[in-house]
The RNA shown here (c-di-AMP riboswitch aptamer (ydaO/yuaA leader)) has 134 nucleotides.
RNA sequence: AGUAUUCCAAGGCCGAAGCCCGAAUAUGGGCGCGGGGGAACCAAGUUCGUGGGGUGAAGGCGCUCUGCAAGCGCCAGGGGUACUCUUUGACCCGAACCCGUCAGCUAACCUCGCAGGCCAGACAAAGGGAGGAA
Numbered sequence: 001a002g003u004a005u006u007c008c009a010a011g012g013c014c015g016a017a018g019c020c021c022g023a024a025u026a027u028g029g030g031c032g033c034g035g036g037g038g039a040a041c042c043a044a045g046u047u048c049g050u051g052g053g054g055u056g057a058a059g060g061c062g063c064u065c066u067g068c069a070a071g072c073g074c075c076a077g078g079g080g081u082a083c084u085c086u087u088u089g090a091c092c093c094g095a096a097c098c099c100g101u102c103a104g105c106u107a108a109c110c111u112c113g114c115a116g117g118c119c120a121g122a123c124a125a126a127g128g129g130a131g132g133a134a
Base pairs, nucleotide, nucleotide: 005134006133007132008131011119012118013117014116018031019030020029021028032114033113034112035111036110037109042104051102052099053098054097055096059075060074061073062072063071064070077093078092079091083129084128085127086126087125088124089123
């Protein structure tokens, strides 16, 4: 160094919502991460009615209902098996909020945010890969 066999990993997950400096939960600093606005080119392009747009996985359809509201169901979409990826099955979520008549894309540029919640052998398997130990 290679091959074969056996074994392992405690704090972690969703989310941009983290890391560092600092005595600090700073109206603090740095890095990092995530949104929005905003040219040209391109796209779009009539009239009337319905306003429209954004964050997010969270939107659509159907039923109950005169309708609204509300509830339920289905689908789109999203999530986890703990070192990591893929597949199958089952399971869970499928919310909420903001702008205020205004926003296609978008270099420069401008601007906002870094919350909250959950679990603790924490779904069951199969396969591939990385690391460590004997």

It was read from a public genome assembly, where an Rfam model found it.